[in-house]
């Protein structure tokens, strides 16, 4: 170049047209003599621009990014 797959809290990651979910990480309180485990409750995300739709993370276009394959 073309043609493929991905981009979703601070990581990893699950999701699908209607409200985004989980561990890990952080805070705050609990319990412990303290620390560490545990417990409880908070905070944190849909790469970017456009279109379809009543409604877009989901669908379509295009861009950027990363990873595969071909030349």
């Nucleotide at each position: 170049g073309c043609g493929u797959g991905g981009a979703u809290a601070g990581u990893u990651u699950a999701g699908u047209g209607g409200u985004a979910g989980a561990a890990c990480u952080u805070c705050u309180g609990g319990c412990u003599u303290c620390c560490a485990a545990c417990c409880a409750g908070a905070a944190a995300a849909c790469c970017u621009g456009g279109g379809u739709u009543c409604g877009a993370u989901u669908c379509c276009c295009a861009g950027u990014c990363c990873g595969c394959g071909c030349a």

The RNA shown here (transfer RNA) has 71 nucleotides and comes from a marine sediment metagenome. It matches the Rfam family "tRNA". By type it is a transfer RNA.